RNA sequence: GUCAAUCCUUCGGGGUAUGUGUAAUUCAUAACCGACGGUGAGCGCAUUCUAACAGGAUGCCGAGUCCGUGAGCCGCAAGGCUGAGCCGGUGAGAUUCCGGCACCGACGGUAAAGUCCGGAUGGGAGAAGAUUGAU
Numbered sequence: 001g002u003c004a005a006u007c008c009u010u011c012g013g014g015g016u017a018u019g020u021g022u023a024a025u026u027c028a029u030a031a032c033c034g035a036c037g038g039u040g041a042g043c044g045c046a047u048u049c050u051a052a053c054a055g056g057a058u059g060c061c062g063a064g065u066c067c068g069u070g071a072g073c074c075g076c077a078a079g080g081c082u083g084a085g086c087c088g089g090u091g092a093g094a095u096u097c098c099g100g101c102a103c104c105g106a107c108g109g110u111a112a113a114g115u116c117c118g119g120a121u122g123g124g125a126g127a128a129g130a131u132u133g134a135u
Base pairs, nucleotide, nucleotide: 001135002134003133004132005131006130007129009127010126016030017029018028019027031115032114033105034104035069036068037067038066042061044060045059046058047057048056049055064103065102072081073080074079085101086100087099088098089097107118108117109116
């Protein structure tokens, strides 16, 4: 260093204004938000090697809509289900870059909810660490 077991810590953001109405943070108009792993032509960032703004090395960041995971939902269980992106540009190569215009968001409650309240002082993939064992 890798693998296994046990343990510890940690792990989701966002609703304002106006209008209508008996009643709406739920409707309309205009707002706001984006979990985790992977991938990722970034004139990216930092450190470093070097004579060098060339080039190399190491680390970090980099997709809500791609590939997966989680929550969630269904089921007695085994198990199953699970949202949304196009057009143009550059190029050898991009659904990830650049430009434009779109779209999506569990369940219960309640005037119809991604943003309020509740299950939840819950669960959780993952991240970081400790101990033991194997190699």
Molecule: FMN riboswitch aptamer (RFN element)